This is a predicted structure of a 121-nucleotide RNA (SAM riboswitch aptamer (S box leader)) from Sporosarcina beigongshangi.
RNA sequence: UUCCCAUCCAGAGCGGCCGAGAGACCUGGCUUGUUGACGCCGCAGCAACCAUCCCACGCAUCACCGCGGCUCCUGCCCGGCACAUGCCACGGAACGGUGCUACCGCCAGAAACGAUGGAAA
Numbered sequence: 001u002u003c004c005c006a007u008c009c010a011g012a013g014c015g016g017c018c019g020a021g022a023g024a025c026c027u028g029g030c031u032u033g034u035u036g037a038c039g040c041c042g043c044a045g046c047a048a049c050c051a052u053c054c055c056a057c058g059c060a061u062c063a064c065c066g067c068g069g070c071u072c073c074u075g076c077c078c079g080g081c082a083c084a085u086g087c088c089a090c091g092g093a094a095c096g097g098u099g100c101u102a103c104c105g106c107c108a109g110a111a112a113c114g115a116u117g118g119a120a121a
Stems, first nucleotide, its partner, number of pairs: 001121002004118005013043005021032003026109004044101003049097002052093003058087004064080003068077003105113001
């Protein structure tokens, strides 16, 4: 960079620097900004995803059980099954990898597009 999958009406701010716009692009709106936005740095926080750990239901294994079946020798099959072990999520924890911390991706328009995460090339 490309393709695919998932999410995008929840949540989360303080300080320093900068100095005029910002909310992805275009159009029309709307909101916001010298009471300093946006952006950068530091710290803090939040939690859609990945990783790690815990664990429910359930599944598997296992001792044992059966007026069971087969075999004719202590084996195979079926059913039940305590403890334990293993697996286990749309549940939980929180150190890590990211990401994020005005407004429904601010609203609408678009064969749409954009952002974030994961996996692959």
It was read from a public genome assembly, where an Rfam model found it. Rfam family: SAM riboswitch aptamer (S box leader). About the family: The SAM riboswitch is found upstream of a number of genes which code for proteins involved in methionine or cysteine biosynthesis in Gram-positive bacteria. Its mean pLDDT, the model's own confidence on a scale to 100, is 82. The source organism's lineage runs through Bacteria, Bacilli, Caryophanales, Caryophanaceae and Sporosarcina.